[in-house]
RNA sequence: CAUACUAACGGCGAUGGAGUUCGUCGUUAACCGCCGCAAAGCUGAUGACUCCUGUUCAUUU
Repeated sequence: CAUACUAACGGCGAUGGAGUUCGUCGUUAACCGCCGCAAAGCUGAUGACUCCUGUUCAUUU
């Protein structure tokens, strides 16, 4: 100096916040939804679970 592994730390997982957990990346990275030539159209506030907030639909008062 380079590479690999482990630990720690930080970041990320299509629109908000918190907790738990999983995966992944190391700032030259992970990540930045699907369909379509285009126009246009479609799903969801989670990677997963729980809670809160916002939005939408249905029912009841």
Fluoride riboswitch aptamer (crcB RNA motif) from a Chitinophagia bacterium, 61 nucleotides, folded computationally. It was read from a public genome assembly, where an Rfam model found it. Its mean pLDDT, the model's own confidence on a scale to 100, is 76.